[in-house]
RNA sequence: GCGAACGCUGCGGGAGAGAUCGGCUCGAGCAUGCCGGCGCCGAAGGAGCAACCGCCCCGGAAACUCUCAGGCAUCCGGACCGCAGACGGGAUG
Numbered sequence: 001g002c003g004a005a006c007g008c009u010g011c012g013g014g015a016g017a018g019a020u021c022g023g024c025u026c027g028a029g030c031a032u033g034c035c036g037g038c039g040c041c042g043a044a045g046g047a048g049c050a051a052c053c054g055c056c057c058c059g060g061a062a063a064c065u066c067u068c069a070g071g072c073a074u075c076c077g078g079a080c081c082g083c084a085g086a087c088g089g090g091a092u093g
Stems, first nucleotide, its partner, number of pairs: 002093001006088002008085006018038001020037005039072003045068001046066003052060003
């Protein structure tokens, strides 16, 4: 000096489940919002078990499980995947 994993940023893709019932809000109605109830979803986060892995005392562990949280028209969000970056990082040689 080159420079991997990983992190961050940007762009693209990205599922599921009631536009449910009642009340308030509105001059009336619808919609939006708020509160309460019932029914649901799992792919923010969180938690649990575990195949497996390790330096094997003990740790690390899922897209499985639970739904605390979050979500159930659109928007936003969204695990994960792809591309890019004169950003961070610094394995190996």
Predicted 3D model of a 93-nucleotide RNA (Glycine riboswitch aptamer) from a Rhodospirillales bacterium. Its mean pLDDT, the model's own confidence on a scale to 100, is 79.